[in-house]
Annotation: The part of an RNA shown here (large-subunit ribosomal RNA, domain II) has 683 nucleotides and comes from Paludibacter sp. 221. Taxonomically the source falls in Paludibacter (Bacteria, Pseudomonadati, Bacteroidota, Bacteroidales).
Context: one part of a larger RNA
RNA sequence: ACCUACGAGUUACUCUUACUAGCAAGGUUAAGCACUUCAGGUGCGCAGCCGAAGCGAAAGCGAGUCUUAACAGGGCGCCAUAGUUAGUAGGAGUAGACGCGAAACCAAGUGAUCUACCCUUGAGCAGGUUGAAGGUUGGGUAACACCAACUGAAGGACCGAACCGGUUGACGUUGAAAAGUCUUCGGAUGACUUGAGGGUAGGGGUGAAAGGCUAAUCAAACUUGGAGAUAGCUCGUACUCCCCGAAAUGCAUUUAGGUGCAGCGUGUGUAUUGAGUUUAUAAGAGGUAGAGCGACUGAUUGGAUGCGAGGGUUUCACCGCCUAUCAAGUCCUGAUAAACUCCGAAUGCUUAUAAAUGCUUACACGCAGUGAGGGCAUGGGUGCUAAGGUCCAUGUCCGAGAGGGAAAGAACCCAGACCAUCAGCUAAGGUCCCCAAAUAUACGCUAAGUUGAAUUAACGAAGUCGAACUGCAGCGACAGCUAGGAUGUUGGCUUGGAAGCAGCCAUUCAUUUAAAGAGUGCGUAACAGCUCACUAGUCGAGCGGUUUGGCAUGGAUAAUAAUCGGGCAUUAAGCGUAUUACCGAAGCUAUGGGAUAUGUAUAUAUCGGUAGGGGAGCAUUCCAGUCGGCGUCGAAGGCGUAAGAUAACUUACUCUGGAGCGUCUGGAAAAGCAAAUGUAGGU
Repeated sequence: ACCUACGAGUUACUCUUACUAGCAAGGUUAAGCACUUCAGGUGCGCAGCCGAAGCGAAAGCGAGUCUUAACAGGGCGCCAUAGUUAGUAGGAGUAGACGCGAAACCAAGUGAUCUACCCUUGAGCAGGUUGAAGGUUGGGUAACACCAACUGAAGGACCGAACCGGUUGACGUUGAAAAGUCUUCGGAUGACUUGAGGGUAGGGGUGAAAGGCUAAUCAAACUUGGAGAUAGCUCGUACUCCCCGAAAUGCAUUUAGGUGCAGCGUGUGUAUUGAGUUUAUAAGAGGUAGAGCGACUGAUUGGAUGCGAGGGUUUCACCGCCUAUCAAGUCCUGAUAAACUCCGAAUGCUUAUAAAUGCUUACACGCAGUGAGGGCAUGGGUGCUAAGGUCCAUGUCCGAGAGGGAAAGAACCCAGACCAUCAGCUAAGGUCCCCAAAUAUACGCUAAGUUGAAUUAACGAAGUCGAACUGCAGCGACAGCUAGGAUGUUGGCUUGGAAGCAGCCAUUCAUUUAAAGAGUGCGUAACAGCUCACUAGUCGAGCGGUUUGGCAUGGAUAAUAAUCGGGCAUUAAGCGUAUUACCGAAGCUAUGGGAUAUGUAUAUAUCGGUAGGGGAGCAUUCCAGUCGGCGUCGAAGGCGUAAGAUAACUUACUCUGGAGCGUCUGGAAAAGCAAAUGUAGGU
């Protein structure tokens, strides 16, 4: 991992609702007793219980009663009556209460053959090294002290086997081993190691102390019991078909992943000419969007004027005068607000009337689930007008929704799947090939493979195609080429120099001219030189400027190798406008079939679906009756094959098997497995 078997809403009592049955203003017996054809039944047994009357704390009164001084008012009742006993089903409560699952808590016991410490009694430590005290002898001293040699043998002394340990590295890691092997290393006469016997026990022991050890178990051992502890938590919870079909919200919560009530679902019942929904009309309430603010409250731009203040000036002082200052008020002007409003919609809401629709509505009761929501669009708060962010509101979809499109994709676009069909029409989206359908038609644009998917800016640019306005032009424009581009003069000043061209000045003049600046740029130390403006000739028809629109262009940068999904595509298979045809879905239609709902039934409508509610069935085991059923002329079971049914399933036949089994009507359940890191066995 697979297969087989087992494996989870049960039972008792009480309450409640529905249905069925009996009796009914009544209903019913319990224990017990008697009888009996004895796990059963029949009778007796009215003790008790529920109902038929309530009100009050109660005495009590009673269709009333309580409150009260009250005959008032008010509260609860009556007026307006159906219950009760059983059975079955749904639900609740109490019990382990659908199943499995803790870590823990408590009690009584068992453990110190492992290990910790202690007690008693034994044992062990190759070999080598060092050489303390003391002693002896000699020297030395007044005597000590002191010195030397020898002796001596100490030490939690040294080196190093056994022994004890476990520092480093490697290996091992389903190991040779539930802690080892190899290497290396520490101690090795000591607080040493070790044998045997004994002691200390679980909130206890022991601990040179690591929360260590206490039998491979320790921040409280193990065994059994309380015990099916508890688990607002996780996981699992078994056959079929049909109808309907949610929620992820509000309030509260030692509450936030739980629960209660409400909301939303379902089933049953009741109700009405009345709800519900839509549209139209009419009448209302309201202060949003917008707008406005010489209409308030706040905030606020520039200018004019300048009450007043400051400063300066004058003066002995006052009066005056001035102002790059501040500034009230007024005037002109601009502009602002979620917590401003003189104003003020659209929608939405309420009511009435009318029409349409046709039960979609409301209430009561039974049963729920939900109470983590999410994306998108729009109106907002928050945040950075950040987030696949977060918090509200309105709508929608996903959730619980399949199908087609967007290459691929929960919620984007189209569209809501009862079943079948080798029929048709369309939606979104498409029609060169992959790939169904136009290499369609007409007119333009793009040259960037822009583009054919999505998202790019400021800014830059004789890209290119339009539009508008405007200037020059056969009296010859624009561009090119040829020629000229001069003189006063080196203008004046400045300066070392300044001659068109460092800089300053300006009546930048005048002359000759077809034209030529007191000079557009390069250049020189200054000149020179080159060039431009300007002019003529040549040439021969359009040439410039501004604004604006379309499509392109640079700006343009991401992590494995790139790409429009790919191939590929250039008067497109790109972009824009218009048109026609076709393809294209589980949409719509057609044909056949099924189911559900409806006092309309040859009819109409409906039939996606998680949680969940309701309905109808299939199969298994057993029991009672039944078929005067089947069976050694072969039961159940098994491997197959075939047929039938909407499904669970049923039936027939061959073979196998070798003794029991079924139909129908009811009843009763140890009554259905794919999952629980399920349990056991097998492979």
Model confidence (mean pLDDT): 83 of 100. The RNAcentral record of the full RNA draws on ENA.